Predicted 3D model of a 73-nucleotide RNA (transfer RNA) from an Elusimicrobiota bacterium.

RNA sequence: GGGGGUGUCGUCCAAUUGGCUAGGACGGCGGUCUCCAAAACCGCUGAUCUAGGUUCGAGUCCUAGCACCCCCG
Numbered sequence: 001g002g003g004g005g006u007g008u009c010g011u012c013c014a015a016u017u018g019g020c021u022a023g024g025a026c027g028g029c030g031g032u033c034u035c036c037a038a039a040a041c042c043g044c045u046g047a048u049c050u051a052g053g054u055u056c057g058a059g060u061c062c063u064a065g066c067a068c069c070c071c072c073g
Stems, first nucleotide, its partner, number of pairs: 001072007010026004019056001027045006049065005
C1' cells in the first nucleotide's frame, strides 16, 4: 500500500428481510430477609464508534472517516 471482518449499557450477548419505549445476564445502587454478612427475592440504573446520505421510518441500507483483528504484498 491492497483486501476482508468487527464496533450496541461498566462487562458479555440479543434485537428474524428496515417497522419499539433497543431487551437479557453479570455488575453497581436501594429495599425485604438475617444478630451481622452471604445467598435468595423485589425495584432502580445505564448503550447503538464519528460525520453525512437514503427513507414516512435506520442498531440494521449507502458513503467517508476512526479504532481493533486477520490475510496478501

Rfam family: tRNA. Rfam describes the family as follows. Transfer RNA (tRNA) molecules are approximately 80 nucleotides in length. Its mean pLDDT, the model's own confidence on a scale to 100, is 81. Lineage of the source: Bacteria > Pseudomonadati > Elusimicrobiota. The sequence is in RNAcentral, with records from ENA.